A computed fold for a 72-nucleotide RNA from Sulfurimonas gotlandica GD1, annotated as transfer RNA. It matches the Rfam family "tRNA". By type it is a transfer RNA. Rfam links the family to the GO term triplet codon-amino acid adaptor activity. NCBI's taxonomy places the organism under Bacteria, Campylobacterota, Epsilonproteobacteria, Campylobacterales, Sulfurimonas gotlandica.

RNA sequence: GCUCGAUUAACUCAGUGGUAGAGUGCUUCCAUGACAUGGAAGAAGUCACUGGUUCAAGCCCAGUAUCGAGCA
Numbered sequence: 001g002c003u004c005g006a007u008u009a010a011c012u013c014a015g016u017g018g019u020a021g022a023g024u025g026c027u028u029c030c031a032u033g034a035c036a037u038g039g040a041a042g043a044a045g046u047c048a049c050u051g052g053u054u055c056a057a058g059c060c061c062a063g064u065a066u067c068g069a070g071c072a
Stems, first nucleotide, its partner, number of pairs: 001071007010024004018055001026042006048064005
C1' cells in the first nucleotide's frame, strides 16, 4: 500500500428496513444472626463518527476513526 472482518448497556454478545434486547454486573427490597446463595422489582444506550438513500435506517450506500486478520 491492497483486501477482508469487527465497532450496539459497565462487560460478553443477539438483533428479517417498521417499539433497541439477552446473559453477567449494578441499585432497591425479601428470605438468613451474618455471609454465600436464592427470589422480586428497577435503572442504565447519541446503536463509533460524518453524510447519503428511504415514508421510515442499529440494519442499505459512501467516507472517516479505532481494533483485528490476510496479501505484498